[in-house]
Molecule: small-subunit ribosomal RNA
Organism: uncultured Bacillota bacterium
RNA sequence: GACGAACGCUGGCGGCGUGCCUAACACAUGCAAGUCGAGCGGAGUGCCAUAGCGGAAGUUUUCGGAUGGAAGCAGUGGUAUCUUAGCGGCGGACGGGUGAGUAACGCGUGAGCAACCUACCUAUCACAGGGGGAUAACGCAGCGAAAGUUGUGCUAAUACCGCAUAAGACCACAGAGGGGACAUCCCUUGGGGGUCAAAGGAGUAAUCCGGUGAGAGAUGGGCUCGCGUCUGAUUAGCUAGUUGGUGAGGUAACGGCCCACCAAGGCAACGAUCAGUAGCCGACCUGAGAGGGUGAUCGGCCACACUGGAACUGAGACACGGUCCAGACUCCUACGGGAGGCAGCAGUGGGGAAUAUUGGGCAAUGGGGGAAACCCUGACCCAGCAACGCCGCGUGAAGGAAGAAGGUUUUCGGAUCGUAAACUUCUAUCCCGGGUGAAGAUAAUGACGGUAGCCCGGAAGGAAGCCCCGGCUAACUACGUGCCAGCAGCCGCGGUAAUACGUAGGGGGCAAGCGUUGUCCGGAAUGAUUGGGCGUAAAGGGCGCGUAGGCGGCCUGUUAAGUCUGGAGUGAAAGUCCCGCUUUUAAGGUGGGAAUUGCUUUGGAAACUGAUGGGCUUGAGUGCAGGAGAGGUAAGUGGAAUUCCCGGUGUAGCGGUGAAAUGCGUAGAGAUCGGGAGGAACACCAGUGGCGAAGGCGACUUACUGGACUGUAACUGACGCUGAGGCGCGAAAGUGUGGGGAGCAAACAGGAUUAGAUACCCUGGUAGUCCACACUGUAAACGAUGAAUGCUAGGUGUAGGGGGUAUCGACCCCUUCUGUGCCGGAGUAAACACAAUAAGCAUUCCGCCUGGGGAGUACGGCCGCAAGGUUGAAACUCAAAGAAAUUGACGGGGGCCCGCACAAGCAGCGGAGCAUGUGGUUUAAUUCGAAGCAACGCGAAGAACCUUACCAGGGCUUGACAUCCACUUAAAACAUCAGAGAUGGUGUGUUUUCUUCGGAAAGAAGUGAGACAGGUGGUGCAUGGUUGUCGUCAGCUCGUGUCGUGAGAUGUUGGGUUAAGUCCCGCAACGAGCGCAACCCUUACCUUUAGUUGCUAACGCGUGAUGGCGAGCACUCUAGAGGGACCGCCGAGGUUAACUCGGAGGAAGGUGGGGAUGAUGUCAAAUCAUCAUGCCCCUUAUGUCCUGGGCUACACACGUGCUACAAUGGGCAGCACAAAGAGAGGCGAAGUCGUAAGGCGGAGCGGAACUCAAAAAGCUGUUCUCAGUUCGGAUCGUGGGCUGCAACCCGCCCACGUGAAGUCGGAGUUGCUAGUAAUCGCGAAUCAGCAUGUCGCGGUGAAUACGUUCCCGGGCCUUGUACACACCGCCCGUCACACCAUGGGAGUUGGGAGCACCCGAAGUCGGUGAGGUAACCGUAAGGAGCCAGCCGCCGAAGGUGAGAUCGAUGACUGGGGUG
Repeated sequence: GACGAACGCUGGCGGCGUGCCUAACACAUGCAAGUCGAGCGGAGUGCCAUAGCGGAAGUUUUCGGAUGGAAGCAGUGGUAUCUUAGCGGCGGACGGGUGAGUAACGCGUGAGCAACCUACCUAUCACAGGGGGAUAACGCAGCGAAAGUUGUGCUAAUACCGCAUAAGACCACAGAGGGGACAUCCCUUGGGGGUCAAAGGAGUAAUCCGGUGAGAGAUGGGCUCGCGUCUGAUUAGCUAGUUGGUGAGGUAACGGCCCACCAAGGCAACGAUCAGUAGCCGACCUGAGAGGGUGAUCGGCCACACUGGAACUGAGACACGGUCCAGACUCCUACGGGAGGCAGCAGUGGGGAAUAUUGGGCAAUGGGGGAAACCCUGACCCAGCAACGCCGCGUGAAGGAAGAAGGUUUUCGGAUCGUAAACUUCUAUCCCGGGUGAAGAUAAUGACGGUAGCCCGGAAGGAAGCCCCGGCUAACUACGUGCCAGCAGCCGCGGUAAUACGUAGGGGGCAAGCGUUGUCCGGAAUGAUUGGGCGUAAAGGGCGCGUAGGCGGCCUGUUAAGUCUGGAGUGAAAGUCCCGCUUUUAAGGUGGGAAUUGCUUUGGAAACUGAUGGGCUUGAGUGCAGGAGAGGUAAGUGGAAUUCCCGGUGUAGCGGUGAAAUGCGUAGAGAUCGGGAGGAACACCAGUGGCGAAGGCGACUUACUGGACUGUAACUGACGCUGAGGCGCGAAAGUGUGGGGAGCAAACAGGAUUAGAUACCCUGGUAGUCCACACUGUAAACGAUGAAUGCUAGGUGUAGGGGGUAUCGACCCCUUCUGUGCCGGAGUAAACACAAUAAGCAUUCCGCCUGGGGAGUACGGCCGCAAGGUUGAAACUCAAAGAAAUUGACGGGGGCCCGCACAAGCAGCGGAGCAUGUGGUUUAAUUCGAAGCAACGCGAAGAACCUUACCAGGGCUUGACAUCCACUUAAAACAUCAGAGAUGGUGUGUUUUCUUCGGAAAGAAGUGAGACAGGUGGUGCAUGGUUGUCGUCAGCUCGUGUCGUGAGAUGUUGGGUUAAGUCCCGCAACGAGCGCAACCCUUACCUUUAGUUGCUAACGCGUGAUGGCGAGCACUCUAGAGGGACCGCCGAGGUUAACUCGGAGGAAGGUGGGGAUGAUGUCAAAUCAUCAUGCCCCUUAUGUCCUGGGCUACACACGUGCUACAAUGGGCAGCACAAAGAGAGGCGAAGUCGUAAGGCGGAGCGGAACUCAAAAAGCUGUUCUCAGUUCGGAUCGUGGGCUGCAACCCGCCCACGUGAAGUCGGAGUUGCUAGUAAUCGCGAAUCAGCAUGUCGCGGUGAAUACGUUCCCGGGCCUUGUACACACCGCCCGUCACACCAUGGGAGUUGGGAGCACCCGAAGUCGGUGAGGUAACCGUAAGGAGCCAGCCGCCGAAGGUGAGAUCGAUGACUGGGGUG
C1' cells in the first nucleotide's frame, strides 16, 4: 500500500459497487422451461341453425280449454384467432449455479485437419406423384393403498411404412485432362451400373408458413500439434495395449479407440514413475523495474450436478430441475411396494470469526415456442438488509476578552482549555411540512415511483467519534499504583518522585469512521537475471583421472538456426494508461487512441555465435639433446644405539623424582670387557632445501617405473579448459587372516600427589606400532585460500637449467626460464591483511553458503565384518550467535620501576588481669549510626539527673519554639499549700514611650479560633554540603594538526634520567590545562632591627643566698625583617645533554627535616542523628513536659589499649636538667591542719611578671638476691576525702587490710629507616566531677637495610582474552524438580492409492432366437425383416488376499529445549 474480510468502540445523508472464503453438509415450502389448436383426432365451453322434449310470461276464453311459444333439457350440424389431457413438432445440450475432481492438450498462446460434424439462420438450384398399415387419446373390463399398470375395442396426423421420379449426393468399376506443393493425396470432366426423397397447414384469394434432395455461407463444435503451465530425488527407474507394423471392426472424423497376428519396442537425470497441492486464463494487489503474491465480483475456457456406473433420444448430451442400475441418506405405505435429489432464486437447520429478502416486475435488455396476438423466463431490471468497499456532502458561518464560570496545573505570581462558550448577526447541504413532477418509450405498455429533480415555508433546531502522545513516530503534565496491577510491533517499561501501567487535564493524527487481528507485496541486494557471496563472519569437494554437459585460438568461403531490421496475421471484450464527453463535483458511465513487452508468417542483412568446407601455427601434443631430485615398487646390503642371552672382572647398591615410593639387586644387580640373538628406526649431511595431484617421501646398492624442468624447432594441426554422475588414490586410529615383536605404549596393575585424583609424575605392562594380503574412507585431509588462461611497479634470498660478457678458469658481472621464501607499490579488503605463488584486473567451468541452537542428530536410502561412513530434515526454542579491530580490566604471561612491601633489625600484639569499643545474648528499654583494608579508645573533646534520641508511668494539645488575627490583662519575680515532679491553687506584686489626656504605639503574658508549629519518624539508592579510600600514587585531560570507514590512535610511546608525565634527546606532531615541583608555615645557621615582664659580659649597690636592685642590650632569648643551598665550584661518567657519582667549602648538599597542600576519577563508600533539603509518613501524637529506669546488663567471641610477669629491676633516701600549654563562676602561692586524699587560708595573676608546677626517666648512695618474691597489682573489706539538688543502680581519689591471674605468650599478625623505634614524664581540650582514650610537648635515645627471587600494594610498556556488574568475571557437564515438542517401541487403530482373484446390476455390442410379430413379397402355405427371451465379452458397487504407504494412539525408553 491492498482486502469478498472479521472483531472492539462509535455511527448523520446520498451516489456507485459488493456480500457463505467454512460443510461439493443436510434440506421444509414456493417459484426457476415451456410453447404451438395455423400439424392431428377427441373432449369441453360459448354462439348459430335444426328437428324433438319441454312448456313460462302474455293474449283469448264458453273458464273445460285454446293460442302462444320463452327459459331449460338432450341430440344433430355448423361456427369461434375460445379452453386443452393425449398424439405430433420445436425447445428442454441455452440461460442460471458451483469449483469437488483435474498437474491434463485441462488451460493460455500460435498453428493444422488434403481426417470431421453443424438443428434453427442466409442466399442458390431442383423437387413434392400415387398408395398402405397402425397407435395414443377415448370406450369397455380388470389389478393396485398409492405410484401406476394390463387386456380388449375404435380413431387422426406435418406420427409411421413401401412404390414411382433422381437434377443431385453417395458407392463400386474401367478412363481422360489439369493443377496445387503435397509423406498420404486434391480438383475438374466424361461412361455405363447400383442405392436414396418429400407433408402438409392458414387464407376467398393474392400469398404466407412449412416439407425433401444438393452444394455454398454463417455460427457453433470435434480432433491433432509446437511452446508455456506448482512442490518433493529422504520418489530413480517406469511401461504389456505397453511402442510400432499389417489386416478387420468402430466413429462425424484421425488414431491401440477396439480386436487378431507379427516385431520388441516406448518414456526417463533437459527429471520419467510416484507422492503432495491446485480449476486455468483475461486480469487483480504490490513493486522504479525485473519480479513476488492472488485467481471474489465482470468476461473466456474447462469440470461437476447426492456418490459410482451406463446408455437412450437427438443436429447437439452420455444430459443440474430426462431415463436405467448399484450405493448411502431422507420421506410415504394398507408392509405387498413406492417417492426424492436447491453446487437455480428466496429460505431453513448445521458448521463458522463471518456473509442479506421465503420482496416487486416482465416496463427495459436478452432467451424459448408461435404466422401472430401472446405465453413462459428467480436470466434480467428494480426494491429491501449490511459503513463491507470506493466517492461526495454535512454536523454551521461571521463577530465576540470581563480572557466569565468550571476543569487541570502551579514556582501561588500565574499558565492552559480559549474566541472556545455565553451573547449578537446570518445562512440552509442533509432534515421537516406543502406543492409540482420527469427521462428511461420511435404509436401503446413503467416494477422502480409520486422516485430523482424543481419551487415555497420552517428551524442551528436532530447529526463526532476513534486511536495515539518513551524511541522508531507527530504529540506532556498531574494523581493513583509500587516488579503488584498491568503494558508491549521491536528495543523495552513497572521494585515510592513511571512523559511507557490506570485515570484526569492538555496535545497529536485520522474522521463517519477509527483502531486491532489475519493475509499478500514492499522495504529485504535477506535466494542477488537486473543485483550477493565462500583466507578469518555461513560457505572450496581430502586429491586426481575422466563421461555427459558448458565454454573454446588465427585466416577464409558457404549457409542463415540464434541475432538485427521491414511487412502481414493474431494478441476477444472489459480492465490499465492518455486525450475528450457526461452525472453540479467525485467515484461511476461513455467515445477514441496507446499499450498488450508474446506467438505465427514473410522479405532483407551477414558483423558476432552456431553449422559446414578449405587453410594456418602461437594453444596442446610428439620427436631429438641434456641435467636435478627423501617421486613410486621390489630385492639385497650396512653401521650406531636400545633390549635380551652367555662368559669374564667386580661389590652394594641401582633406578627414579620437586621430594619419594613401587621396581631391580648378595640366588651378585648397576658399572665394565668380550661374544651372540633379534626387531625397529636410519644421527651428522639437513637448508622457510628437493620430489610428488594430495595423503606423503630421508642409510646404501641394484632392477623396473611415473612426472616435471632446460635447450632445439623436425613432426601433428585446436587434437584444448573445466568436469554433475562414475572410477581410482587417500595420514593416524580401527577391523579380518597369517606372521613378527627390540624399543615405545591406549587398556590394566602398583607407587606417589591430592580434600578426592578413575589425571598430570614414577615403576611395570597388553592390544597396537612392524610385514603380507584384504577392509575402513575419515582428519585443524589447512595456505582454514577449487582448477585453467591472460594481464598488472619493484627489491632481495634460495634450488635446478640455459644464454651473454670476460677470462688461465662458469671467480665475478649481466640476462632468461622453472620452482620455493621474505619485503613492498598500485589495487583490493569490515578490519586483520593479500599483493606476479593475489585475497588485484578479467574470462570459462565445477563445488558450496543463506541467523543461532536443536544437529551433522532422527527417520529412510546406499556403503561397511563391525566400529561407523555418506546423503540429511522437522517440531520446538532464542534475539541473538559470529568476524575483525578499539579502550579498559584481568592473567598461578613477559619486561622495567617504586613503597617498612619483603628481607635485615628493634619493640610489640595474639597467652594473664583490668580499661574501652563491637558482636552476640538478655531486657520494659538495654536509643541510633559506623561493617574487610577504609566499622570496632569510631560519631562520643568526657551517659549519676541533664545530655537522651530508648523504656515504664504521670501530664498537655495552636502546643516546649516562630509568624499572623481577635479579646483580656497585667506579666515576670517572691512566698506558701497539694503532688514524685510536670502541674495546679492561694497570697504579695504591678511596665515603657508619645499624647490634643479621649487615646495610640511598642514589648510582655493569658484566653480563643484557625492558618500552622513540631518530629533525632522513613528514604545517604532522590539530594546539597562535608568526609573516608586508592594516594602525596604520578598520573588525568584538552585545542589544533595528522592517521584510521569507525570505536579510537598520535601527543602521553621510544633511548636516557628523576622522588615525580622531573628533565634531556629523538619522533606527525605542536602547544596548553589540572596534578608534580616551587611559592606558605615550622625547624636548623647567620646578619640586622627592637630590648620588657626576657637576659647579665663589664661597672656599681645589696643579701645567708638568688639579675634581687642601679645600669646595660654585648650574649642567651623573644619576634619582625633579611641572608643562606643553586649541582653554584672542582673532578669523573654521560650523547659537548638531562642527570649521576666523588670532592671542596659550608650551620645545612643534592626536594636539608617536618607540616599544610589530596588531579581526573573509583567504591550507588559514609553521613537525612551536625546542618540544609525533595518526597513520603505522624498531628489529643512518631509532637511536647515530668519522675524513675535504661544506654553501665553478661554464659561467651573479637578489636584497641593500660599494667605486668621483674635485678638494664623493685623499695627507700639524697641531688639535678625541659618544652609546650592553661588560668577569673578561674589558676590559686605562702602559712597551717590531716598519715593521705584533702581542709582552712586568700598573697599574686586576665599572664615572657603570678599560679598550676613536683618534671620523670637520670645521677649518687643503700636494701632486696631469683622466689609467684620487698615482682605483680586484680579483687574484696573497712574507714575517709572531693564534686554535685543527688554518687543505690552508676563517679573519682586517699589510708589501712586483702594480695588473683601472670614466670615473656600457639598458629598467626602489627609498627618503625633517625633525633626515628623504644623508653620517660609534662600539658591541654571536653569538663561541676570523672582519662589507661585523644591531641600536643619536650627528656634519654638505639639496631638494621646484602638485596628485589618471593608475599602485599602501586606505576609504565607489551602480550593473550569467550571478561566489560570487568577474575569476587565468565562458564561446562552430570544429578534433582516442573513443563514442552520429538525419535524408538510389543502392538492397537484408521485413511487414501495400486495389484491379484471372486461375484457381477444396468447397459452397448455379438451370438442365438423352437416364443412373438401390422406395413414388404406371395392367391395361399409361407418368407424376408423385427422383437421378447436366453447365452457370451466388457462391466460399477460389493467381497477376499498379499504387500507398499500416510496418519492417530501405546506400557516403557532415548536424547533435546525452557525454567